Predicted 3D model of a 102-nucleotide RNA (Purine riboswitch aptamer) from Saliterribacillus persicus.
It matches the Rfam family "Purine riboswitch aptamer". Gene Ontology term of the family: purine nucleobase biosynthetic process.
The sequence was found by an Rfam model in a public genome assembly.
Model confidence (mean pLDDT): 77 of 100.
[in-house]
RNA sequence: AAAUUAGCGAAUCAACCCCUUCGUAUAUGUUUAAGAAUAUGGCUUAAAUGUUUCUACCAAAACACCGAAAAUGUUUGGACUAUGAAGGCGGAAAUCACUGUA
Numbered sequence: 001a002a003a004u005u006a007g008c009g010a011a012u013c014a015a016c017c018c019c020u021u022c023g024u025a026u027a028u029g030u031u032u033a034a035g036a037a038u039a040u041g042g043c044u045u046a047a048a049u050g051u052u053u054c055u056a057c058c059a060a061a062a063c064a065c066c067g068a069a070a071a072u073g074u075u076u077g078g079a080c081u082a083u084g085a086a087g088g089c090g091g092a093a094a095u096c097a098c099u100g101u102a
Stems, first nucleotide, its partner, number of pairs: 016091002018088008026056001029049007041066002050057001058078001060076005
């Protein structure tokens, strides 16, 4: 010497069902029992376990493995269920207005 502020907001929220996407749970996993098949086969039934969890615990394709025995394996893809979140010009509900009837 210059600069030196007083602004903005305090609104809304809709149940419930369905669909889609996503998170969590679980790895549609693990351990058994009984029975069944045998390379044109590799299955059936039951139990347990795993989830702050009800339910489920199968199965497709490809590849392997087992030389006749009792046992399957790997990879990729696939859900259902429970719960939470987001989205839907889906249903519905709610509110308001109008109309009609009583």